RNA sequence: GCCACCGUGGCUUAGGGGUAUAGCGUCUGAUUCGUAAUCAGACGAUCGUGGGUUCAAAUCCCACCGGUGGCU
Repeated sequence: GCCACCGUGGCUUAGGGGUAUAGCGUCUGAUUCGUAAUCAGACGAUCGUGGGUUCAAAUCCCACCGGUGGCU
C1' cells in the first nucleotide's frame, strides 16, 4: 500500500428500515439473627465520527477514525 471483518450502557452481546434485547454489573426492597445465594423493582447506550438516501436509519450508501486478520 491492497483486501476482508468488526465498532451498540461500565463489560459481554442480540437486533440487517418503524423510538435498542438479554446476561453480568450498580442501586433499592423482600427473604435471613446476620452474610451469601434467591426473588422483585429501578438505573444505565439517540448504536465510532461526519455526510447522503428515506415519511422514518443502529440497520441501506459514501468518506473518515480506531481495532483484528490476511496479502505484498
Transfer RNA from a Thermoplasmatota archaeon, 72 nucleotides, folded computationally.
Its Rfam family is "tRNA". Rfam classes the family as a transfer RNA.
Model confidence (mean pLDDT): 83 of 100.
Taxonomically the source falls in Thermoplasmatota (Archaea, Methanobacteriati).
The RNAcentral record of the sequence draws on ENA.